[in-house]
RNA sequence: AGAGUUUGAUCCUGGCUCAGGAUGAACGCUAGCGACAGGCCUAACACAUGCAAGUCGAGGGGCAGCGAGAGGAAAGCUUGCUUUCUUUGUCGGCGACCGGCGCACGGGUGCGUAACGGGUGUGCAAUCUGCCCAUAAUCGGGGCAUAGCCUAACGAAAGUUGGAUUAAUUCCCCAUGUGCUAUGGAGAGGCAUCUCUUCGUAGUGAAACGUAAGGAUUAUGGUUGAGCACGCUUCUGAUUAGAUAGUUGGUGAGGUAACGGCUCACCAAGUCGACGAUCAGUAGGGGUUCUGAGAGGAAGGUCCCCCACAUUGGAACUGAGACACGGUCCAAACUCCUACGGGAGGCAGCAGUGAGGAAUAUUGGUCAAUGGACGAGAGUCUGAACCAGCCAAGUCGCGUGAAGGAAGACGGUUCUAUGGAUUGUAAACUUCUUUUGCACAAGAGUAAAGUGUGGCACGUGUGCCAUAUUGCAAGUAUUGUGUGAAUAAGCAUCGGCUAACUCCGUGCCAGCAGCCGCGGUAGUACGGAGGAUGCGAGUGUUAUUCGGAUUUAUUGGGUUUAAAGGGUACGUAGGCGGGUGAUUAAGUCAGUGGUGAAAGCGUGUAGCUUAACUAUACCGAGCCAUUGAAACUGGUUAUCUUGAGUACAGUAGCGGUAGGCGGAAUGUGGCGUGUAGCGGUGAUAUGCUUAGAUAUGCUUCAGAACUCCGAUUGCGAAGGCAGCUUACUAUGCUGUUACUGACGCUGAGGUACGAAAGCGUGGGUAUCAAACAGGAUUAGAUACCCUGGUAGUCCACGCUGUAAACGAUGAAUACUAGUUGUUGGCGAUAGAAUGUCAGCGACACAGCGAAAGCGUUAAGUAUUCCACCUGGGGAGUACGCCGGCAACGGUGAAACUCAAAGGAAUUGACGGGGGCCCGCACAAGCGGAGGAACAUGUGGUUUAAUUCGAUGAUACGCGAGGAACCUUACCCGGGCUUGAAAGUUACUGAAUAUACCAGAGACGGUAUAGUCCUUCGGGACAGGAAACUAGGUGCUGCAUGGUUGUCGUCAGCUCGUGCCGUGAGGUGUCGGCUUAAGUGCCAUAACGAGCGCAACCCUUGCCAUUAGUUACCAGCGAGUUAAGUUGGGUACUCUGGUGGGACUGCUACUGUAAGGUAGAGGAAGGUGGGGAUGGCGUCAAAUCAGCACGGCCCUUACGUCCGGGGCGACACACGUGUUACAAUGGGUGGUACAGAGGGUAGCUACUACGUGAGUAGAUGCAAAUCUUUGAAAACCAUUCUCAGUUCGGAUCGGAGUCUGCAACUCGGCUCCGUGAAGUUGGAUUCGCUAGUAAUCGCGCAUCAGCCAUGGCGCGGUGAAUACGUUCCCGGGCCUUGUACACACCGCCCGUCAAGCCAUGGAAGUUCGGGGUACCUAAAGUUCGUGACCGUGAGGAGCGACCUAGGGUAAAACGAGUAACUGGGGCUAAGUCGUAACAAGGUAGCC
Repeated sequence: AGAGUUUGAUCCUGGCUCAGGAUGAACGCUAGCGACAGGCCUAACACAUGCAAGUCGAGGGGCAGCGAGAGGAAAGCUUGCUUUCUUUGUCGGCGACCGGCGCACGGGUGCGUAACGGGUGUGCAAUCUGCCCAUAAUCGGGGCAUAGCCUAACGAAAGUUGGAUUAAUUCCCCAUGUGCUAUGGAGAGGCAUCUCUUCGUAGUGAAACGUAAGGAUUAUGGUUGAGCACGCUUCUGAUUAGAUAGUUGGUGAGGUAACGGCUCACCAAGUCGACGAUCAGUAGGGGUUCUGAGAGGAAGGUCCCCCACAUUGGAACUGAGACACGGUCCAAACUCCUACGGGAGGCAGCAGUGAGGAAUAUUGGUCAAUGGACGAGAGUCUGAACCAGCCAAGUCGCGUGAAGGAAGACGGUUCUAUGGAUUGUAAACUUCUUUUGCACAAGAGUAAAGUGUGGCACGUGUGCCAUAUUGCAAGUAUUGUGUGAAUAAGCAUCGGCUAACUCCGUGCCAGCAGCCGCGGUAGUACGGAGGAUGCGAGUGUUAUUCGGAUUUAUUGGGUUUAAAGGGUACGUAGGCGGGUGAUUAAGUCAGUGGUGAAAGCGUGUAGCUUAACUAUACCGAGCCAUUGAAACUGGUUAUCUUGAGUACAGUAGCGGUAGGCGGAAUGUGGCGUGUAGCGGUGAUAUGCUUAGAUAUGCUUCAGAACUCCGAUUGCGAAGGCAGCUUACUAUGCUGUUACUGACGCUGAGGUACGAAAGCGUGGGUAUCAAACAGGAUUAGAUACCCUGGUAGUCCACGCUGUAAACGAUGAAUACUAGUUGUUGGCGAUAGAAUGUCAGCGACACAGCGAAAGCGUUAAGUAUUCCACCUGGGGAGUACGCCGGCAACGGUGAAACUCAAAGGAAUUGACGGGGGCCCGCACAAGCGGAGGAACAUGUGGUUUAAUUCGAUGAUACGCGAGGAACCUUACCCGGGCUUGAAAGUUACUGAAUAUACCAGAGACGGUAUAGUCCUUCGGGACAGGAAACUAGGUGCUGCAUGGUUGUCGUCAGCUCGUGCCGUGAGGUGUCGGCUUAAGUGCCAUAACGAGCGCAACCCUUGCCAUUAGUUACCAGCGAGUUAAGUUGGGUACUCUGGUGGGACUGCUACUGUAAGGUAGAGGAAGGUGGGGAUGGCGUCAAAUCAGCACGGCCCUUACGUCCGGGGCGACACACGUGUUACAAUGGGUGGUACAGAGGGUAGCUACUACGUGAGUAGAUGCAAAUCUUUGAAAACCAUUCUCAGUUCGGAUCGGAGUCUGCAACUCGGCUCCGUGAAGUUGGAUUCGCUAGUAAUCGCGCAUCAGCCAUGGCGCGGUGAAUACGUUCCCGGGCCUUGUACACACCGCCCGUCAAGCCAUGGAAGUUCGGGGUACCUAAAGUUCGUGACCGUGAGGAGCGACCUAGGGUAAAACGAGUAACUGGGGCUAAGUCGUAACAAGGUAGCC
């Protein structure tokens, strides 16, 4: 100090989350020791038991208990001792009692309290103060009681009452008086009331004694403590705005220690409040603690100070002090005892119990120390305190060993597995040490001191000395010796943030998760393991809090579009405010003094072995007082003119209000003309019209709005304002002087204005037009379109008070380059140019901004004031209040829920957006498909099986270029299990052949024959055996390689450097022209380059050259019925090789150029035709069944062998084809012309036979030689004559033939016979632009044969048409919009239905705290009375006022609950539509 998370990516805004620290913590796992500190945060809930406040005999009467003494009696006997009984307060002491002091301290808790309660500072001239200190004075005389004891009585008890008697440092009276009160005189001081000193008079008024020590009384002062008053400060809510009757003040009185409405009588009507009264909620406050750089924020446990409280409420008594935690009285609730009559109690003291709770300890020891009470003291008491116990609950410290040690051991884990890596110097092993532990021994300090005894000094109750004694903790800390590595390591994490990775299991399951998110068969994210990382006697989780968060912003934020400028103006309070001089000293600044408790924090030093801990020294903001300064702000005062305003002159305008006038249009009424339609729409229909419409002419009436001018023009604060004219009225600007003299700016509340719609009353109503009606459209159409049509639209008066009331931009002032257009003035002129003021616009520098953009009309630079914002949704909703006739407006939440929501810009994709361009894309044509029959493939169905895959384009005559067995993967049945094949090891045997038996066969059995090669080691082959191995067309094409389809042979896809941009990205690749083409040219912040295009390659078309056998035969021979048959020859054809040729090269026109158009020449002309060739990528496209391969699965089977069956089924549907429907044809006869291929398990000439398929012989050819091989359409004749035919050939019957172990399921072919549908095919749809379509035959692969009409090739004959790019489809480029990015097959809205959650309303119902009114009223103070008691002081009793509590009543407030009801939120695959995002298909929104 930051990081993760919105997006395909980017920048920003903005929330959520994390890393850090802390805790009186809790929970999980684990645990060796010590020191220090800590420990009911919840029920101020209830409490058993014990203890926590007593002490004094040196105040007193006394004597129950204890001890001693004395007297008496008795017994024993050592005759002065012991024991027993008894008497005696004589002594030590002392229960209970009287009296004194203490109990108001110490200890606990945080209920209440928002307050002079706390903090801080000041004041009391308005006060008190026991014990203690100082000073001064005094302690004289007398008296009455009472407790106890005794006695009597009542009661269960607690306790109470009567009688008799008695003491005091108890109580009372008298005397005395430094004092106090009143008053008079004099003096001094202060702060207004006043205070002090002194003198006099009057009144009042003290004591306690004890042998002594001592004690007591009065007065003053001090100390300490307490009381009161005041300034400042101290939580939240305005959805709490008014509160208050002793209330505010005065006079008088009472009361108090003291001031005061503290209380009372009378008088006045005040007092508090937007600077937040009152009310409600919450809360003890501070020193301090945590966090933070700080400012702040949060907290107030332990320790210290203050306050409050002691079961709840009230009250007083005593006392120096209380309205009293372990006192009293009363009331209430609760608990306990009871003889039922009545009594007792108060742990928020220390332990402890129950309860509550996630959760918090021992019914311990000691007064040794410190402190307290009492006492003269010894001493007693002290759950204060000091110690110990329990608890990892915190902080700090120590340890669990150290050094060496590689065969890098074993084992574990893992990998690319004959081997490595890792665990890991880790272990073993060797050497060493001994903190800690255990055992034994020694053993402090806390005791400075106190106390007793003795002594010394003097100031005679103090100090010093000596001696004795006092330690709970504890035989603890500490030290020494011995022993022996011996007694001691875990927890969490390992996808990113965040340090640390692999294997197995699981398979959107189980689970994880702080956020993002993991898990659907190869999970570094789940569970386990190995390893690693972090911390370590701890470690993780949870909770809370600060930080990070500049995410409430004083330091230190924002408001055009992200949340956010009020609709506009005027103006009150408030805030801020021009120049100059003087004065003041409130703010401000400086010095000094006081305070700021201690502890704590910080710095230094010191003590516990260190540290934590502790000790000691220093350090402070603030507040108060005082002295000074005078720049700035403020106050007062004087003055100025530039801010502001007034006057004068000129000028501008749709500024406002009221009145008058005008024409066109629209509708309507009247009268004509005129005849059949009009109107309306995408197209219709509703509607109007022969009762005369629409149209047209003349004319009447009505209401509303003002064409052109008219313009990013003008005016106004905004809303808004437009025909012409009159009146009234307001304003701006400019110019020039004059006047006032800061009069200013802003503006919470407040007031006024405020579009449209709407509301009220009364008018008016031509047009238009919500609602409504009808007609269309549609799946529907409560809409869009059409015909009608009412409120309303208009006027007057009143209300409403809101708009995307927008420049989404508050008002004011000043400053900061310009250019240009325009409005109104002034100035200057020439009709130019130029200046200045005030507006309205455009562009742009600096600057700003996330960017878009803004830019003197700021969103720049500054100042002042106001308003507003703080994640999205819930929600501008609910409740409350205010306003309104209502509609509704203003103010304005929470629960709950999500991790985003959002802004700007970028790249794509998309659009029923736009522009340009291309393609058999359409159009123009030719021929088909879709109808029939058959073939073939698919779906479906069926089946034991109908094996599997391919499924829009891009599956369907596809994998398959050939299923009778085999193939074959499927089914049924029968077999085998190291297996059908290969290798290694050892053994046996030659291998093999033939025959027979059983069997469907595989296979099993039997017999015979056979006796291999050899370098003599062995080898080949076969068999059975063993172990390694095998095998799988089983799964995953969504784990993969390779290959392929498609977009698409479309023209695109990128890179380097540079430049632009914060960035994603852009530029280049855009623009203009051109091209088949990102093909070129020009232009250009780009310059170049790569993959694609083109070219290079093959083939075809022309020529040349070269080479001629199996090709050819012109010329020359030979030869035949004939034939290159032969000699010979390479002329020609042809074949093979090598070259040439075409490049817009030439001409003309056009164009800047690239290029285009036309022409010439040429075999060929503008890439000549065809092929091969397929950029970056898309479709998780296809294929694990071609092959390969990871993982998973099977192993007497999911492997393998065999026989048979199936892949060939058949109500049906679809695709691709074949043959046809006929005369451009069919039949018959005759006559021509190819190319490219194949061939020895082959092609077969030729001959014979057969109607034929074919058969039997036989010949040539491993091929330019032989053969396949008769090409067919065509052509020439002839026949048929429009029919289901001499078309068509399906189907079926019969007979054959060929292949093959075998043609039943299930082959081909031939012959004879049979002769089905079909007469040109609906919607729709396919191919093709030239040697193409169409048509005709031929060949080949696979193959024994063939279901081939398929596929791949070959040649023959050989067309028509293209105006053109509006439309359909696909594609390319540019641009635009976007809420899409899985990218329109996208996204997304609302109702309804289902589940869950929180919440509003609600008839009611329950509860709570506070207040009001009335009734009643305990205890108690005060007052009055007091015939009774008392010598007296005084008291009992009675009455009055007040009050806790109780009761009654009506309201308000708050909380809970509720039938029913309202909306809201959330939830992979529900229903209905399609509202929004593209022109979202009617632009959207307010």

This is a predicted structure of a 1486-nucleotide RNA (small-subunit ribosomal RNA) from an uncultured rumen bacterium. Its mean pLDDT, the model's own confidence on a scale to 100, is 82. RNAcentral holds the sequence, with entries from ENA and SILVA.